[in-house]
RNA sequence: UUUUAUAUUGGGCAAAGCAGGGGAAACGCUGUGACGCAAAACUAAAGGGCCUUUAAAAUGGUAGCCAGUUGCACUA
Numbered sequence: 001u002u003u004u005a006u007a008u009u010g011g012g013c014a015a016a017g018c019a020g021g022g023g024a025a026a027c028g029c030u031g032u033g034a035c036g037c038a039a040a041a042c043u044a045a046a047g048g049g050c051c052u053u054u055a056a057a058a059u060g061g062u063a064g065c066c067a068g069u070u071g072c073a074c075u076a
Base pairs, nucleotide, nucleotide: 006076007075009073010072012037013036017032018031019030020029022027035064041069042068043067047066048065049062050061051060
């Protein structure tokens, strides 16, 4: 100096619920809130799954379902 593991601290994100507002719905947005997350960062035009709508589809949604790409700092 680099790598790995563990721990501490810092910053980061924000489930359910509630309020407002958008939408046909699923489900987003804003505020509040913190269940949790080292990728809970990005990608819905690689793909699968799920949800909504429908007679069946399409459309739409979900990255906090899998997945792909990238990937924190301090101290011991």

Source information: A computed fold for a 76-nucleotide RNA, annotated as c-di-GMP-I riboswitch aptamer. Its mean pLDDT, the model's own confidence on a scale to 100, is 76. It was read from a public genome assembly, where an Rfam model found it. Its Rfam family is "c-di-GMP-I riboswitch aptamer". Gene Ontology term of the family: cyclic-di-GMP binding. Rfam's curators write: GEMM was predicted in a large-scale screen for bacterial structured RNA regulatory elements.